[in-house]
RNA sequence: UACUUAUCAAGAGAGGCGGAGGGACUGGCCCUAUGAAGCCCGGCAACCAGUAUUAUUUUAUAUAAUACAUUGGUGCCAAUUCCAGCAGCGAAGGCUGAGAGAUGAGGA
Numbered sequence: 001u002a003c004u005u006a007u008c009a010a011g012a013g014a015g016g017c018g019g020a021g022g023g024a025c026u027g028g029c030c031c032u033a034u035g036a037a038g039c040c041c042g043g044c045a046a047c048c049a050g051u052a053u054u055a056u057u058u059u060a061u062a063u064a065a066u067a068c069a070u071u072g073g074u075g076c077c078a079a080u081u082c083c084a085g086c087a088g089c090g091a092a093g094g095c096u097g098a099g100a101g102a103u104g105a106g107g108a
Base pairs, nucleotide, nucleotide: 001108003106004105005104006103007102008101013041015040016039017038021031022030023029025085026084027083028082042077043076044075047073048072049071050068051067052066053065054064055063056062081100086097087096088095089094
């Protein structure tokens, strides 16, 4: 980097450093010196590992379900993935799906 697959309506500090930007892209619309990004601490969550219980049976360092968050690997902590961006339906508000994007896991 591309591929496969799952998830994206919940959740998360009025802390320290820092100083102007940020919300992927485009268009909007927003956030920001009552302090952006970034870093540290803190927190959330439970995807993978982990632990416990239960079930199955091919009896195994197996599979599945549920629970936990003590430990490790990520991730995340304005607004639904902030909204739309393509298609369908609808008189309209809008609804559904796809695409794009993000994150995890897997193999190349």
SAM riboswitch aptamer (S box leader) from Clostridium aciditolerans, 108 nucleotides, folded computationally. The model forms 97% of the base pairs in the Rfam consensus. The RNAcentral record of the sequence draws on Rfam. The coordinates come from a structure-prediction model, not an experiment, and the mean pLDDT is 83. Rfam family: SAM riboswitch aptamer (S box leader). Rfam describes the family as follows. The SAM riboswitch is found upstream of a number of genes which code for proteins involved in methionine or cysteine biosynthesis in Gram-positive bacteria. The source organism's lineage runs through Bacteria, Bacillota, Eubacteriales, Clostridiaceae and Clostridium.